[in-house]
Context: one part of a larger RNA
RNA sequence: UGCAUGUGGUGGAUGCCUUGGCGAUCACAGGCGAUGAAGGACGUUGUAGUCUGCGAAAAGCUUCGGGGAGCUGACAAACAAGCAUUGAUCCGGAGAUGUCCGAAUGGGGAAACCCGGCCCGAAAGGGUCAUCCCGCACUGAAUACAUAGGUGCGAGGAGGCGAACCGAGCGAACUGAAACAUCUAAGUAGCUCGAGGAAAAGAAAUCAACCGAGAUUCCCCAAGUAGUGGCGAGCGAACGGGGAAGAGCCUGUACGAUUUAGCAGUUGCGUUAAUAGAACAACCUGGAAAGGUUGGCCAGAGCGGGUGAUAGCCCCGUAUAUGAAAGCCCGAUUGUGGAACUGAGCGUACGAAAAGUAGGGCGGGACACGUGAAAUCCUGUCUGAAGAUGGGGGGACCAUCCUCCAAGGCUAAAUACUCGUGAUCGACCGAUAGUGAACUAGUACCGUGAGGGAAAGGCGAAAAGAACCCCGGGAGGGGAGUGAAAUAGAUCCUGAAACCGCAUGCAU
Numbered sequence: 001u002g003c004a005u006g007u008g009g010u011g012g013a014u015g016c017c018u019u020g021g022c023g024a025u026c027a028c029a030g031g032c033g034a035u036g037a038a039g040g041a042c043g044u045u046g047u048a049g050u051c052u053g054c055g056a057a058a059a060g061c062u063u064c065g066g067g068g069a070g071c072u073g074a075c076a077a078a079c080a081a082g083c084a085u086u087g088a089u090c091c092g093g094a095g096a097u098g099u100c101c102g103a104a105u106g107g108g109g110a111a112a113c114c115c116g117g118c119c120c121g122a123a124a125g126g127g128u129c130a131u132c133c134c135g136c137a138c139u140g141a142a143u144a145c146a147u148a149g150g151u152g153c154g155a156g157g158a159g160g161c162g163a164a165c166c167g168a169g170c171g172a173a174c175u176g177a178a179a180c181a182u183c184u185a186a187g188u189a190g191c192u193c194g195a196g197g198a199a200a201a202g203a204a205a206u207c208a209a210c211c212g213a214g215a216u217u218c219c220c221c222a223a224g225u226a227g228u229g230g231c232g233a234g235c236g237a238a239c240g241g242g243g244a245a246g247a248g249c250c251u252g253u254a255c256g257a258u259u260u261a262g263c264a265g266u267u268g269c270g271u272u273a274a275u276a277g278a279a280c281a282a283c284c285u286g287g288a289a290a291g292g293u294u295g296g297c298c299a300g301a302g303c304g305g306g307u308g309a310u311a312g313c314c315c316c317g318u319a320u321a322u323g324a325a326a327g328c329c330c331g332a333u334u335g336u337g338g339a340a341c342u343g344a345g346c347g348u349a350c351g352a353a354a355a356g357u358a359g360g361g362c363g364g365g366a367c368a369c370g371u372g373a374a375a376u377c378c379u380g381u382c383u384g385a386a387g388a389u390g391g392g393g394g395g396a397c398c399a400u401c402c403u404c405c406a407a408g409g410c411u412a413a414a415u416a417c418u419c420g421u422g423a424u425c426g427a428c429c430g431a432u433a434g435u436g437a438a439c440u441a442g443u444a445c446c447g448u449g450a451g452g453g454a455a456a457g458g459c460g461a462a463a464a465g466a467a468c469c470c471c472g473g474g475a476g477g478g479g480a481g482u483g484a485a486a487u488a489g490a491u492c493c494u495g496a497a498a499c500c501g502c503a504u505g506c507a508u
Base pairs, nucleotide, nucleotide: 001507002506003505004504005503006502007501008500009499015493016458017457020429021428022426023425024424025423026422027421028420029418030417031161032160039101040100041099042055043054044053046079047078049075050074051073061095062094063093064092065091066090070083071082072081106115107114108113116129117128118127119126120125131158132157133156134154135153136152137151138150139149165196166194167193168192169191170190176183180230206213207212217244218243219242220241221240227235228234248410249409250408252350253349254348255347256346260340262336263335264334265333266332267331268330270328271327272326274322275321276320280295281294282293283292284291296313297312298302304316305315306314359383360382361381362380363379364378365377366376369395390405391404392403393402394401445452446451465492468479469478470477471476
């Protein structure tokens, strides 16, 4: 030095576990905000820090309910000081307080800071002062009436945030066409505006075919059909049929009667705390019984979790039954109210019944349809009817025939989505997996910045976390002690391999 055996070190694979994730189903909720949001800064407990809670009234205050013996949040003990059957801590409802920044709104500003005016007040301190829109009042030019403008007032409104879904406006490129230009990707991504719990659409100037149907939306088929297309790549209907759901309406003026919304009371269901809740013992093994044996019991409860191993009967629960002072949701009812609303009905009288519109020319766009024989819809521009004896459509166009009535408006459901709340579930993951994040995680760290972005779980049933002695400066170790176990000793369950020792044997 090599090989082998044994025994260790290092290392953290594997097994087991789960506080965390992932994916669903059902129900709820679908908004918050100038009464100052979302998100933060700084503070705040007797004791440093982080998290949670809270706001100078600061892990809290008041009140109304629940509850019933301990409590003063977590990491995280300890000490101190207190509270509590005169009902604390805790749980739920309502209220009070709520620094500073942030739409941020008195002015400024390099967010959490600086500097003001006016009013009240002795002071401390408190209140108020942004912009735009709307309404009202006053005033008021060119210019007579007026209008624009100006000033003031208003517990009138807006502003900002929020995951997706929705409508509208603007709108790519990579890519495909095996290159590429029409085309495609795609009206997609992205940006902007706006709204709601859904949105949009919607009661035929629609289809159909000589038979008829009867608003819209969504699903299945029709059908990858008819078409369209450098007739390439591709794009791609409708009629009709079957389902889900189903609902129809309105218009100006005046008068009359009625009802609706709204508001208040009463009441009911639900919801936001909860309450009651059955039934087991002995022996054996063991550190420990829930295991084994024997004999019982309950069950509208043998879902689940915990307890020193595997518990229907030990604990929390579960089935079931019961329950709210206060708030909220939905409904009923009584009163009030009187058209205030996006929106209704009745009677009478008088009205109205949609023009720079339909259509046309030119240029574009949308329709499955790329200008095509191209109907239909929208319109930048130029034009421009009829008016119910009328007008639109039926895929160029004309006639016949059929059908509908544009140029005003409203409308639930079936449909889309899930930032979130509750319940339940999984031939989903089990710490290199599952969220990036099971742990001080969008943290540490990197970057001027936009932004990028980790690693890191497990002693034991219980700290019983090793008093005391010895060696050592200490680290650490040896005894002693605890424990079922300490090769479970805090770098702590199991403890693979690589790698490194020691002992022995053999070989050189």